Background
RNAcentral holds the sequence, with entries from ENA and MGnify. A computed fold for a 72-nucleotide RNA from a Vulcanimicrobiota bacterium, annotated as transfer RNA. RNAcentral records the identical sequence in 2 taxa. Its Rfam family is "tRNA". Gene Ontology term of the family: triplet codon-amino acid adaptor activity. Rfam classes the family as a transfer RNA. Rfam describes the family as follows. Transfer RNA (tRNA) molecules are approximately 80 nucleotides in length.
RNA sequence: GGCGCCAUAGUCUAUCGGUUAGGACGCGGCCCUUUCAAGGCUGAGAGACGGGUUCGACUCCCGUUGGCGCUA
Numbered sequence: 001g002g003c004g005c006c007a008u009a010g011u012c013u014a015u016c017g018g019u020u021a022g023g024a025c026g027c028g029g030c031c032c033u034u035u036c037a038a039g040g041c042u043g044a045g046a047g048a049c050g051g052g053u054u055c056g057a058c059u060c061c062c063g064u065u066g067g068c069g070c071u072a
Stems, first nucleotide, its partner, number of pairs: 001071007010025004018055001027043005048064005
């Protein structure tokens, strides 16, 4: 240099065109407890970036960025 794969919350992960993007851990609040832990209830928090296609895009296409692999 060429080719392929991946990028969703602090971490791990589901959803792979359709009407609040789901779950686990973690975090905040409340209950419980003499206190802590455990437990219960509840809340906040996410589609790498820029375009395109489409009535509608996390999803399809193109480019960029970053990571990983193969190859010369």

Model confidence (mean pLDDT): 80 of 100.